[in-house]
Predicted 3D model of a 104-nucleotide RNA (SAM riboswitch aptamer (S box leader)) from Cognataquiflexum rubidum. NCBI's taxonomy places the organism under Bacteria, Bacteroidota, Cytophagales, Cyclobacteriaceae, Cognataquiflexum.

RNA sequence: GAUUUAUAAAGAAGAGGUAAGAGACAGGCUCUGCGACCCUCUGGCAACCAGGAAAAUCCAAGGUGCCAAAUCCUGCCAGGUAAAAUUCCCUGGAAAUAUAAAUU
Numbered sequence: 001g002a003u004u005u006a007u008a009a010a011g012a013a014g015a016g017g018u019a020a021g022a023g024a025c026a027g028g029c030u031c032u033g034c035g036a037c038c039c040u041c042u043g044g045c046a047a048c049c050a051g052g053a054a055a056a057u058c059c060a061a062g063g064u065g066c067c068a069a070a071u072c073c074u075g076c077c078a079g080g081u082a083a084a085a086u087u088c089c090c091u092g093g094a095a096a097u098a099u100a101a102a103u104u
Base pairs, nucleotide, nucleotide: 001104002103003102004101005100006099007098008097013042014041015040016039017038021031022030023029025075026074027073028072043067044066045065047064048063049062051059052058053057071096076093077092078091079090080089
């Protein structure tokens, strides 16, 4: 890197460094010199794996992961839905993305 399966409206930030962009992509919207993003340290959360408790559940924090906003929202399809079309809204599914576990 690829494939499969599962999950994604819960949860969890301070300091130091650096300096202008960041939130995957596009549009929107948002964050950001009151210093974002990123890096380091410390702290925390507990999704999957592993461990423990008879157990629904809970503990714990070893591996991976995570700590603005629902995966920030939408993107494609179907339905609500009407004579038709479009827009808005709602619901469901798909796709994409992320993470885990397994395989390769």